[in-house]
Molecule: transfer RNA
Organism: Candidatus Caldarchaeales archaeon
RNA sequence: GCCGGGGUAACUUAGCCUGGUUAGAGUGCGAGGCUCAUAACCUCGAAGUCGAGGGUUCAAAUCCCUCCCCCGGCA
Numbered sequence: 001g002c003c004g005g006g007g008u009a010a011c012u013u014a015g016c017c018u019g020g021u022u023a024g025a026g027u028g029c030g031a032g033g034c035u036c037a038u039a040a041c042c043u044c045g046a047a048g049u050c051g052a053g054g055g056u057u058c059a060a061a062u063c064c065c066u067c068c069c070c071c072g073g074c075a
Base pairs, nucleotide, nucleotide: 001074002073003072004071005070006069007068010027011026012025013024020058029045030044031043032042033041051067052066053065054064055063
């Protein structure tokens, strides 16, 4: 330098192809219930510039362009 995969909550990730209801889940965290108590279990809650910038559009995590970072391959 070229090709492929990936970047979304503290962590692991779904959703992207085919734009449209409030961006969801598990773990973790906080509160409550249960228990003599702890764990487990149940309920509720907080937590997201969707890697960055720009463009298209009535509307972008999703489409287009440029760039950054991580992993693998080729040279």